[in-house]
Annotation
Predicted 3D model of a 121-nucleotide RNA (Guanidine-I riboswitch aptamer) from Platysternon megacephalum. RNAcentral holds the sequence, with entries from Rfam. It matches the Rfam family "Guanidine-I riboswitch aptamer". Its family is annotated with regulation of gene expression in the Gene Ontology. Rfam's curators write: This family represents a conserved RNA structure found upstream of the ykkC and yxkD genes in Bacillus subtilis and related genes in other bacteria. Model confidence (mean pLDDT): 76 of 100.
RNA sequence: AUGUAUGGAAACUAGGGUUCCGGUUCGCAAUUCAUUUAAGUAAAAAUAAGCGAAUGUCUGGUCCGAGAGUUUCCGGUCUCAUCAUAGUGAGAUUCCACGGAGGGAUAAAAACCCGGGAGGC
Numbered sequence: 001a002u003g004u005a006u007g008g009a010a011a012c013u014a015g016g017g018u019u020c021c022g023g024u025u026c027g028c029a030a031u032u033c034a035u036u037u038a039a040g041u042a043a044a045a046a047u048a049a050g051c052g053a054a055u056g057u058c059u060g061g062u063c064c065g066a067g068a069g070u071u072u073c074c075g076g077u078c079u080c081a082u083c084a085u086a087g088u089g090a091g092a093u094u095c096c097a098c099g100g101a102g103g104g105a106u107a108a109a110a111a112c113c114c115g116g117g118a119g120g121c
Base pairs, nucleotide, nucleotide: 007074008073009072010071011070012069015064016063020061021060022058023055024054025053026052027051028050034047035046036045037044075094076093077092078091079090080089081088082087096116098119102114103113104112
């Protein structure tokens, strides 16, 4: 300097924002019905439900989610046993890993993707 190999998937978590659900705030119509205050000829005010808007500096549910996080399964390699057109079972092993800015997707964002990138040791 060159080539090959160092594997894949799922569940979950760190993390993430705001489509949907829920929460919160404001507003709306009727004072018909129900309750409370009030009144005593009557009004009036508040509460519950419904609709709309805003809000993620709203704990949450749904959702997204790790190369360098966890676990499990499959696969690879080696050894042993059984056994013989070839298979099966058991065990071991499957290393290391600091990392911007910027851009992209989605409703939006992120340890997602660009990317084991640029760079650093």